[in-house]
RNA sequence: AGGGCAGUAGCACAAUUGGUAGUGCAGUUGAUUCCAAAUCAACAGGUUGUGGGUUCGAGUCCUACCUGCCCUGCCA
Numbered sequence: 001a002g003g004g005c006a007g008u009a010g011c012a013c014a015a016u017u018g019g020u021a022g023u024g025c026a027g028u029u030g031a032u033u034c035c036a037a038a039u040c041a042a043c044a045g046g047u048u049g050u051g052g053g054u055u056c057g058a059g060u061c062c063u064a065c066c067u068g069c070c071c072u073g074c075c076a
Base pairs, nucleotide, nucleotide: 001072002071003070004069005068006067007066010025011024012023013022019056027043028042029041030040031039049065050064051063052062053061
């Protein structure tokens, strides 16, 4: 320098041919308990890596960039 893959809640990941962003764990509150743990119920938590574009509508499509990993090449 070229190519490929990935980036979504604190963590691990979903999201169908573009149509209301979800699950588990963790967190908070309550129930239960002598107190806890376990269990059960509820709640909260997101500018979907950043900017721009297409579209009535973008996590999803296009584009530039950033970060991480992998492959190839060059120099030493």
Molecule: transfer RNA
Organism: bacterium